[in-house]
RNA sequence: CGCGGGGUAGAGCAGUCUGGUAGCUCGUCAGGCUCAUAACCUGAAGGUCGGAGGUUCAAAUCCUCCCCCCGCAA
Numbered sequence: 001c002g003c004g005g006g007g008u009a010g011a012g013c014a015g016u017c018u019g020g021u022a023g024c025u026c027g028u029c030a031g032g033c034u035c036a037u038a039a040c041c042u043g044a045a046g047g048u049c050g051g052a053g054g055u056u057c058a059a060a061u062c063c064u065c066c067c068c069c070c071g072c073a074a
Base pairs, nucleotide, nucleotide: 002072003071004070005069006068007067010026011025012024013023020057028044029043030042031041032040050066051065052064053063054062
């Protein structure tokens, strides 16, 4: 070189098949509760969806190329 899986918030993941508001859990921050902490409750912040190009009214999703990680084969 070949084949397969993966890259989405700080962490772990869903969403892709069938294009149409980017979500879940944990964490972080603020408030509530408590003598206090944990737990619990409420709210908020946090995303160029690996990169570039193409198709489309519209792309995380479809197409092409490239980069990175894991595995198989050689």
Predicted 3D model of a 74-nucleotide RNA (transfer RNA) from a Gammaproteobacteria bacterium. Its mean pLDDT, the model's own confidence on a scale to 100, is 83. The sequence was found in a public genome assembly. It matches the Rfam family "tRNA". It is annotated as a transfer RNA.